């Protein structure tokens, strides 16, 4: 690095629906419409199983993320009045 699972990024409510996904219907081969769900889908760490590169490298102490449409409330930290 690709997949998966776990887990954290304090919380709560509503709104809008792109992506994705389910029914349905169309269709000039992977697309078009409707309708429902949908605002962790990111990012960091852990763990499994793949690829790929590299080859001066480990252990242990310390400290510590960045973000995540609108709107609204709580909570927590500082700082100011």
């Nucleotide at each position: 690095u690709g997949c998966g699972c776990c887990g954290a990024g304090g919380g709560g409510c509503g709104c809008u629906g792109c992506a994705g996904u389910a029914g349905g219907g169309g269709a000039u081969c992977g697309c078009c419409c409707c309708u429902g769900c949908c605002a962790g889908g990111c990012u960091c760490g852990g763990c499994g199983c793949g690829c790929a590169g590299g080859c001066u490298u480990g252990a242990c102490c310390g400290a510590c993320a960045a973000c995540g449409g609108c709107g609204c409330c709580c909570g927590u930290u500082u700082c100011g009045a």
The RNA shown here (SAH (S-adenosyl-L-homocysteine) riboswitch aptamer) has 81 nucleotides and comes from a Gammaproteobacteria bacterium. Its Rfam family is "SAH (S-adenosyl-L-homocysteine) riboswitch aptamer". The literature on the family includes a 2008 paper in Mol Cell by Wang et al., "Riboswitches that sense S-adenosylhomocysteine and activate genes involved in coenzyme recycling". The prediction has a mean pLDDT of 81. The source organism's lineage runs through Bacteria, Pseudomonadati, Pseudomonadota and Gammaproteobacteria.